Record summary: The part of an RNA shown here (small-subunit ribosomal RNA, 5' domain) has 519 nucleotides and comes from a Bacteroidota bacterium. The prediction has a mean pLDDT of 83. The sequence was found in a public genome assembly.
[in-house]
Context: one part of a larger RNA
């Protein structure tokens, strides 16, 4: 000098774009953050209207096969948060899988036959304070279970061709065995099953690189390898039985400390050094520890089970919970925001769609926290006014064109008027060369915001630090080694340009200084 997710002191007009718990992965009140649906059975309330009745009331129709609940499908493994753990089961990069899986999507081929038994909802009964649970009865399905068919799938046996990178791979072929499906419909279509290929995503393996300590020198028995088996999508001590005695290590094993990694960021001419907030990629975690279930995918933040700590409810028998989602609260701290608006856009889930959901996201609010821009007026104006300060004091110098005064301008702010882009897809209607194209309509949280025009008016808007040298900027008074200053050198003991005040000056300016950290 530069930089910062900064903090503190003094000061503070506006806008745009960013950014904001770095500490206690501490504990959390409250609300919201993941639902949705042309599969299925059952099916309200309310309101309005009608009929009967004097009325209470009864009954019918619509609301409505709607709401809410239940079975079922898909989603909930994405999106969002945090960095505790992790020094390699991670990350980065380059490869490999002849050792692999892949829902939804795309392409292609073929199929979608025929039966059955249940169960939730519902009704009845019971237990319990509650959470909830048990028993009996009824019913449906794209829920569940048989049978059939079925190959290029899978498995066994057999030979053939081609290829390679050792184990081997690809292809055609003979034979045996085995494995599937689900319907709905407005008749347009949407689905379902099998196989092959693609795409995407994921898994595993290998090389190289990735902080400090040797005041850590030896470490290791599933340890290292083999045969066999189990397990997995898959290779593998991944697991197990048996056999052998190996394996790693001074090119740093093992141990200890610290730490998420990277693209990048800061600095530097570069080499390098430091960092890893925001944004993007990967990983890990979800009160702590462990486990599996479901599923294409989890060993699952807002799922399940077990154990533990903590908090809450309790009729004391037993139960409930998990903000490192968005807001918000307490605590900790030098320190870090609103219990806001909206799904209009982008993206996501479900759905044929309408649409629903979406604290992702888009916006608004708060903070000079940062960067950038603008303003606090401009031109003229010498009686060089008054006043302050200084001096060699009837006077002179300086603040100083500064003010007054004159003439202008109108940014920001105030008032009035106009007023966006972001929105074209979906959808609806119409047309056509008909599954696509064209036209029209509809839809805005931000927001009556930005922006534009007009009106009045210099009116509403400047501070902070410094002035001995480094280092730009000097005098007076006070103080008298006192009070104090200080980054280093140092200053102050009676004329202090170094302390305090005043005048003046210098630097920056809505900021200026200080502290901390990095280069």
């Nucleotide at each position: 000098g530069g930089a910062c997710g900064a903090a503190c002191g003094c000061u503070g007009g506006c806008g745009g774009c960013g950014u904001g718990c770095c500490u206690a992965a501490c504990a959390c009140a409250u609300g919201c953050a993941a639902g949705u649906c042309u599969g299925g059975g059952a099916g309200a309330a309310u309101u309005g209207g009608g009929u009967a009745g004097c009325a209470a009331u009864a009954u019918c129709c619509a609301u409505a096969g709607u709401a809410a609940a239940c079975c079922g499908g898909c989603g909930c493994a994405c999106g969002g948060g945090u960095g505790a753990g992790u020094a390699a089961u991670a990350u980065a990069u380059a490869g490999g899988u002849a050792a692999u899986a892949u829902g939804c999507c795309u392409u292609u081929u073929g199929g979608u036959u025929u039966g059955g038994a249940a169960u939730a909802a519902c009704c009845c009964c019971g237990c319990g304070a509650a959470a909830g649970c048990g028993g009996g009865g009824c019913u449906a399905a794209u829920a569940c279970c048989g049978a059939a068919u079925g190959a290029u799938g899978c498995a066994g046996c057999g030979g053939c061709u081609c290829c390679g990178c050792a184990u081997g791979g690809a292809g055609a072929u003979g034979u045996u065995g085995u494995u599937a499906a689900a319907g709905c419909u407005u008749c347009g279509g949407c689905g379902c099953c099998a196989a092959a290929a693609g795409a995407u995503u994921a898994a595993c393996c290998u090389g190289u690189a990735u902080c400090c300590c040797a005041u850590u020198a030896g470490a290791u028995a599933g340890u290292u390898g083999g045969c066999g088996a189990g397990g997995u999508a898959a290779c593998g001590g991944c697991u197990c039985a048996c056999c052998a005695a190996g394996u790693c290590u001074g090119c740093g094993a093992u141990g200890g400390g610290u730490a998420g990694c990277u693209g990048a960021u800061c600095u530097g001419a570069g080499a390098g050094g430091a960092u890893g907030a925001u944004c993007a990629g990967c990983c890990a975690c979800a009160c702590u520890g462990g486990a599996a279930c479901u599923g294409a995918g989890a060993c699952a933040c807002g799922g399940u089970c077990c154990a533990g700590a903590c908090u809450c409810c309790u009729a004391c028998g037993g139960g409930a919970g998990g903000c490192a989602g968005c807001a918000g609260u307490g605590a900790g701290g030098a320190a870090u925001a609103u219990u806001g608006c909206g799904c209009a856009a982008u993206g996501g889930a479900g759905g044929a769609a309408a649409c629903u959901c979406u604290g992702a996201c888009g916006c608004a609010g708060c903070g000079a926290c940062g960067c950038c821009g603008c303003g606090u007026g401009a031109a003229g104006g010498a009686u060089g006014a008054a006043g302050g300060c200084c001096c060699u004091c009837u006077g002179g110098g300086u603040c100083g064109u500064a003010a007054a005064c004159u003439u202008c301008u109108g940014u920001a702010g105030a008032g009035a008027g106009g007023g966006a882009a972001g929105a074209a897809u979906u959808u609806u209607u119409c047309g056509c060369u008909u599954c696509g194209c064209g036209a029209a309509a509809u839809u805005g949280a931000c927001g009556g915001u930005a922006c534009c025009u007009c009106u009045a008016a210099a009116g509403u808007a400047a501070g902070g630090g410094u002035c001995g040298g480094c280092u730009a900027a000097c005098u007076a008074c006070g103080u008298g080694c006192c009070a104090g200053c200080a980054g280093c050198c140092g200053c102050g003991g009676u004329a202090a340009u170094a302390c305090g005040u005043a005048g003046g000056a210098c630097c920056c300016g809505a900021g200026c200084g200080u502290u901390g950290u990095c280069c």